Annotation
A computed fold for a 104-nucleotide RNA from a Flavobacteriales bacterium, annotated as SAM riboswitch aptamer (S box leader). The source organism's lineage runs through Bacteria, Pseudomonadati, Bacteroidota, Flavobacteriia and Flavobacteriales. Model confidence (mean pLDDT): 84 of 100.
RNA sequence: CACUUAUCCAGAAAGACGGAGGGAUCAGGCCCGUUGAUGUCUUGGCAACCCAGUUGAAGCCGGGUGCCAAUUCCUGCCCCGGACAAGCCGGGGAACGAUGAGUC
Numbered sequence: 001c002a003c004u005u006a007u008c009c010a011g012a013a014a015g016a017c018g019g020a021g022g023g024a025u026c027a028g029g030c031c032c033g034u035u036g037a038u039g040u041c042u043u044g045g046c047a048a049c050c051c052a053g054u055u056g057a058a059g060c061c062g063g064g065u066g067c068c069a070a071u072u073c074c075u076g077c078c079c080c081g082g083a084c085a086a087g088c089c090g091g092g093g094a095a096c097g098a099u100g101a102g103u104c
Stems, first nucleotide, its partner, number of pairs: 002103007013043005021032003026076004044068003048065004053060002077093006
């Protein structure tokens, strides 16, 4: 990298470095950003999965990853319903992506 599988509307601060874009890809939106974003490091925190211990169980606790703007920020594709000239609105699903675990 690939495959399988579970979850993804909740939750989570500050400092240092750095200096212009960033929010996964493409497009359309809408946001974040010199009042310093995205990113890196440190401390702190949140709590999804895996392992160990403990418990009748819930839970607690240690470790391994992860995460700490906005629903995977929203939409794009399919189905259903409403409206219906075209637009549009609502619900569900898929796809893509992220994370854990396993396999290779």